[in-house]
Molecule: transfer RNA
Organism: bacterium
RNA sequence: CUCCCUGUAGCUUAAUGGAUAGAGCAGUGGGUUUCUACCCCACCGAUGCGGGUUCGAUUCCUGCCGGGGAGA
Numbered sequence: 001c002u003c004c005c006u007g008u009a010g011c012u013u014a015a016u017g018g019a020u021a022g023a024g025c026a027g028u029g030g031g032u033u034u035c036u037a038c039c040c041c042a043c044c045g046a047u048g049c050g051g052g053u054u055c056g057a058u059u060c061c062u063g064c065c066g067g068g069g070a071g072a
């Protein structure tokens, strides 16, 4: 320098263009318990950034940024 893959919550991930982005672990509060743990309930928290296509974008296109890989 060129090409390929990838980016969703603190972590692991679901969502093949359709409405309020779903779960598990973690965290917080409560219940239960003599206390702790387990268990139960509730809450918190996310689409890397910008632009485009579309009635509608996590999804498709594009630029940039981050990560991984291949070639020279």
Stems, first nucleotide, its partner, number of pairs: 001071007010025004018055001027043005048064005